[in-house]
RNA sequence: GGGCGUGUAGCUCAGAGGGAGAGCGCCCGCUUCACACGCGGGAGGUCCCUGGUUCAAUCCCAGGCACGCCCA
Numbered sequence: 001g002g003g004c005g006u007g008u009a010g011c012u013c014a015g016a017g018g019g020a021g022a023g024c025g026c027c028c029g030c031u032u033c034a035c036a037c038g039c040g041g042g043a044g045g046u047c048c049c050u051g052g053u054u055c056a057a058u059c060c061c062a063g064g065c066a067c068g069c070c071c072a
Base pairs, nucleotide, nucleotide: 001071002070003069004068005067006066007065010024011023012022013021018055026042027041028040029039030038048064049063050062051061052060
C1' cells in the first nucleotide's frame, strides 16, 4: 500500500427499515439470625464519526477513524 471483517449498556453479544434488547455485572426489595442461592423490580446507551438515500436509518450507500485477519 491492497483485500476482507468487526465497531450497539460496565463486560460478552443479539437485533436485515418503524418498539433499542438479552445474559452477566450494578442498585433496591422479598426470603435468611446473617451471607450465598433463588424470586421480583430498577438504573444505565450521542447504536464509532460525517455526509447521502428514505416519510422514517442501529439496519441500506459513500467517505473517514479504531481494532483484527490475510496479501504485498
A computed fold for a 72-nucleotide RNA from an Actinomycetota bacterium, annotated as transfer RNA. RNAcentral holds the sequence, with entries from ENA. It matches the Rfam family "tRNA".